Annotation: The RNA shown here (SAM riboswitch aptamer (S box leader)) has 117 nucleotides and comes from Brevibacillus fulvus. Rfam family: SAM riboswitch aptamer (S box leader). Rfam links the family to the GO term regulation of gene expression. The RNAcentral record of the sequence draws on Rfam. Lineage of the source: Bacteria > Bacillati > Bacilli > Caryophanales > Brevibacillus.
RNA sequence: UACUUAUCAUGAGCGGCGAAGGGACCUGGCCCGAUGAAGCCCGGCAGCGGAUCUUGCAAGCGAACGGCUGACAAGAUGCUGUGCCAAUUCCAGCAGGAUAAUCCUGACAGAUAAGGA
Numbered sequence: 001u002a003c004u005u006a007u008c009a010u011g012a013g014c015g016g017c018g019a020a021g022g023g024a025c026c027u028g029g030c031c032c033g034a035u036g037a038a039g040c041c042c043g044g045c046a047g048c049g050g051a052u053c054u055u056g057c058a059a060g061c062g063a064a065c066g067g068c069u070g071a072c073a074a075g076a077u078g079c080u081g082u083g084c085c086a087a088u089u090c091c092a093g094c095a096g097g098a099u100a101a102u103c104c105u106g107a108c109a110g111a112u113a114a115g116g117a
Base pairs, nucleotide, nucleotide: 001117003115004114005113006112007111008110013042015041016040017039021032022031023030026093027092028091029090043085044084045083047082048081049080050079051077052076053075054074055073056072057070059069060068061067089109094106095105096104097103098102
């Protein structure tokens, strides 16, 4: 990098630097921004892996209790690898259904994690 699987409606600073943009690409909207955007630092949140602890529990060990090992499940810790910290992935764009406006479902695309190549 491509592929596969899972998830994407919760959560996260009135901090410092920085200076004009940003909200993935394209299009149409709609929003955020000098009451400082992007980015960096600090801080925070807790999504997915790992680690540790507690509890439960199939099974095994032990003469037996206590206990030990332990697949799995739940909870906790922010310790670790990352991710994230306006608005549903901000909404729509393709298809189907219901429709007065519009709404619902699925796909496409995207993001994050893990896995093997």